Two RNAs folded together computationally: RNase P RNA and transfer RNA, 437 nucleotides in total. Its mean pLDDT, the model's own confidence on a scale to 100, is 76. It holds a member of the Rfam family "Bacterial RNase P class A". Its family is annotated with ribonuclease P activity, dimeric ribonuclease P complex and tRNA processing in the Gene Ontology.

RNA sequence: AUUGCAGGCCGCUCUAUCGCUUGUUUGUUUCGACAAAUGAGAGGAAAGUCCGGGCAACAUAGGGUAUCAUGCUUCCUAACGGGAAGAUCUUCGAAAGGGGAUAGUAGCGUAACAGAGAAUAACCGCCCGAUUUGAUCGGGUAAGGGUGAAAAGGUGGGGUAAGAGCCCACCGGUAGUUGUGGCAACAUAGCUAGCCGUACGUCUCAUGGGUUGCAAGACCAAAUAUACCAACAAUUAAGGAUGACCCGUCCAAUGUUGGGGGGUAGGUUGCUUGAGACUAUUGGUGACAAUAGUUCUAGAUAAAUGAUAGAGGCCUUGUCUUUGAUAAGGUACAGGACCCGGCUUAUAGGCCUGCUUUUUUU
RNA sequence: CGGGGUGUAGCUCAGCCAGGUUAGAGUACACGUCUGGGGGGCGUGGGGUCGGAAGUUCGAAUCUUCUCACCCCGA
Numbered sequence: 001a002u003u004g005c006a007g008g009c010c011g012c013u014c015u016a017u018c019g020c021u022u023g024u025u026u027g028u029u030u031c032g033a034c035a036a037a038u039g040a041g042a043g044g045a046a047a048g049u050c051c052g053g054g055c056a057a058c059a060u061a062g063g064g065u066a067u068c069a070u071g072c073u074u075c076c077u078a079a080c081g082g083g084a085a086g087a088u089c090u091u092c093g094a095a096a097g098g099g100g101a102u103a104g105u106a107g108c109g110u111a112a113c114a115g116a117g118a119a120u121a122a123c124c125g126c127c128c129g130a131u132u133u134g135a136u137c138g139g140g141u142a143a144g145g146g147u148g149a150a151a152a153g154g155u156g157g158g159g160u161a162a163g164a165g166c167c168c169a170c171c172g173g174u175a176g177u178u179g180u181g182g183c184a185a186c187a188u189a190g191c192u193a194g195c196c197g198u199a200c201g202u203c204u205c206a207u208g209g210g211u212u213g214c215a216a217g218a219c220c221a222a223a224u225a226u227a228c229c230a231a232c233a234a235u236u237a238a239g240g241a242u243g244a245c246c247c248g249u250c251c252a253a254u255g256u257u258g259g260g261g262g263g264u265a266g267g268u269u270g271c272u273u274g275a276g277a278c279u280a281u282u283g284g285u286g287a288c289a290a291u292a293g294u295u296c297u298a299g300a301u302a303a304a305u306g307a308u309a310g311a312g313g314c315c316u317u318g319u320c321u322u323u324g325a326u327a328a329g330g331u332a333c334a335g336g337a338c339c340c341g342g343c344u345u346a347u348a349g350g351c352c353u354g355c356u357u358u359u360u361u362u
Numbered sequence: 363c364g365g366g367g368u369g370u371a372g373c374u375c376a377g378c379c380a381g382g383u384u385a386g387a388g389u390a391c392a393c394g395u396c397u398g399g400g401g402g403g404c405g406u407g408g409g410g411u412c413g414g415a416a417g418u419u420c421g422a423a424u425c426u427u428c429u430c431a432c433c434c435c436g437a
Stems, first nucleotide, its partner, number of pairs: 001358001004355007012312007020041009043333001047344002050342005055213004062247004068208004072086005087102006103204002107202005123145002125141007153171006172196002174193008217269004226260001228259005239251004276295008313331008363436007372389004382420001391407006413429005
């Protein structure tokens, strides 16, 4: 220099004019507001709403079942299905690296088509026997053929009528056990057991989740009718509540519960100082944490943060007199709506760090 | 803004939970037949890459993830 991979960061700037929302101050006021001055005014994803938490209301003696989610290890965190560092297997890549899987396996289910058979395997083949000498029948056999995504651990030897973990040696796996290393997953070395198909699901186990969401909720104003239906109500024992179900528990008299209907359609609050942001130091491989200092940074409600003009920056392409000049084009994705932590998706263009491939030079 | 659901033939829907034969049904459409003709009946046939893109698997409408469009509910 080139080819990629991983991680991190930025994501247009300035000026003028005309506007929009809002804080403070001053003035005017018909008390509704208006005017002036001076400050503030979208993001890395504000998005999808996929997870987690705060906050709020309702529910809740307690226990169990169902349902949903997650599932290697250790740690981080307010919490998580997120993140960091690792372990084993597998897959893609030449490599740097990327993706996926990994709680348990006793039982059960499925494995289309093809194929004899998808698991109490006999189609061809091999061997034995009978009938008999064309062949047929019965039995044994998983070595060989063929089918398939997948065929009963692999190689060699012994053994046998022919064969087979039937037996033995080595290799692979599984289970148990001992030593060593590691916090652990696990790795490694040895011993024991012939124990030896695979995938998915069901199932089992562990952990977690009460339900609903700021249109939650609180207050003020305004407006009204609780019409109607069902169940029950001191001669009742059945019903209702415990927002899925069961046990259990509780419940009554100028009503209770459930369904359903009418009116209002305005304002204030919740609302932005928070697990906050930035900088430095320290600890840690890292996610992150601690300490110190600095700082306050949108709060709209049918919804403000914009439009026009000029200048500049950056990128692409073309031309020329090629350290440059000039012309044309482009400058993304997108926009708060209670707030945070993540994940995912969209994104013109640019920058930085580490590693990898190839080539060259020293 | 919050919550829930749907997408399969021109139209209305099954199938999906628990993956496996050529994805079915009604209606519409085309052709044939019955009729003098229409309607209607009967018979035959065409029409789909299951909203889109990846992944898991031998195999995906079905399972997983992302994404797009539409519908409903909530002071």